[in-house]
This record gives sequence, C1' cells and structure tokens, in this order.
RNA sequence: GACAGUAGCUCAGGGGUUAGAGCUAUCGGCUCAUAACCGAUUGGUCGCAGGUUCAAUUCCUGCCUGUCCC
Repeated sequence: GACAGUAGCUCAGGGGUUAGAGCUAUCGGCUCAUAACCGAUUGGUCGCAGGUUCAAUUCCUGCCUGUCCC
C1' cells in the first nucleotide's frame, strides 16, 4: 500500500423497515437397524467507535484483527 472481517464453519446480501443460504448441531419422519434422503427447530451486539442520512450490515473517517505485496 491492497484486500477481507456478517450464525459453530464456508459465504451471500453494497441504503428501505422481521439479515439469509449451504454445511454442522438438536428433534421428528423413513428403515429390522445404520447411512443416505425428507421435514422442522436452534443459533447473529453484521469487528469497535464516530460521522452523513428520515432510515446504515450497506456510504465516509479513525482504530483493531487477519492475508498478501513493497
């Protein structure tokens, strides 16, 4: 200097009012049983602070952490 930070993990969402998917976990169905499959449920101070705005996960600034480059 560049990029990233959102659920236990991998990620989407790039201003508009209950923030989502897949996997995991739990429960149920199916099965003689297990796996697979099907259904449901749980789970989030959107890294921290400030600013702009009627409204910020989203835009701006600073800081922190990680990766890469010089």